GlmS glucosamine-6-phosphate activated ribozyme aptamer from an Actinomycetota bacterium, 158 nucleotides, folded computationally. Its Rfam family is "glmS glucosamine-6-phosphate activated ribozyme aptamer". From the family's description: This entry contains a glucosamine-6-phosphate activated ribozyme that is found in the mRNA for GlmS. GlmS is an enzyme that uses fructose-6-phosphate and glutamine to generate glucosamine-6-phosphate. Model confidence (mean pLDDT): 80 of 100. Of the family's consensus pairs, 86% are formed in the model. NCBI's taxonomy places the organism under Bacteria, Bacillati, Actinomycetota.
[in-house]
C1' cells in the first nucleotide's frame, strides 16, 4: 500500500456520484472543437419515532431565481397486524389516534437556517472550512368557541 475480520463513533434537505456544468494539467487540431488523466459542484433551515412486518415521488416553508436539476441508497411518512389511549361506571366490537394517544372548522399565539454584510484559515483553480454581525417564515404545537363521536351488554343510583 491493498484486502479480510473485530470494536467503537457517527444521519435523516441524511450519505454517496456514472448524466450535466466547471477548473487544473496535457494529446490532436490553422482554429472552432474532441479526447485522456485529476478534481469541484450536486438541498437552507422547521418539523416528525410505541413495537414487528411490507412499501416509495414521506411533512412545512425559505433563497439577488431554484444544477436545491438528474441518478443510487437510506430516512421518523403511509398500510396491515400486536399493544396502548380516548366520550359522565365497567366491558366487547366499530370509530380515530400514538404515550404531546377522537376527528373536523372559525379565530389568536412561536419560533430558524442559509441566502446578505464583516474577517480569518485551505487550494494554481473551480470551489470550500469557519468565526461576527444584525434580519425574514410555514407546517406543526397551544388556546377560547362551535360542530361531529356509533352499536352491544351489564353494574348502581334515581
Nucleotide at each position: 500500500a491493498g484486502a479480510a475480520a473485530u470494536a467503537a463513533c457517527u444521519a435523516a434537505g441524511c450519505g454517496c456520484c456514472a448524466g450535466a456544468a466547471c477548473u487544473g494539467c496535457u494529446c490532436a487540431u490553422u482554429a472552432a472543437u474532441g479526447g485522456g488523466c485529476a478534481g469541484u459542484u450536486g438541498a437552507c433551515g422547521a418539523g416528525g419515532a410505541a413495537g414487528a412486518g411490507g412499501u416509495u415521488a414521506a411533512u412545512c416553508g425559505a433563497a439577488g431565481u431554484c444544477u436545491u436539476c438528474g441518478g443510487c441508497g437510506g430516512a421518523u411518512g403511509c398500510c396491515u397486524c400486536u399493544c396502548g389511549g380516548c366520550a359522565g361506571g365497567c366491558c366487547a366490537c366499530g370509530g380515530u389516534c400514538g404515550u404531546u394517544a377522537u376527528g373536523g372548522c372559525u379565530c389568536c399565539u412561536a419560533c430558524a437556517a442559509a441566502a446578505c454584510c464583516g474577517c480569518u484559515g485551505g487550494g494554481c483553480a473551480a470551489c470550500u472550512a469557519g468565526c461576527g454581525g444584525g434580519a425574514c417564515a410555514a407546517a406543526a404545537g397551544g388556546g377560547c368557541g362551535c360542530c361531529a363521536a356509533g352499536u352491544g351488554g351489564u353494574a348502581c343510583a334515581u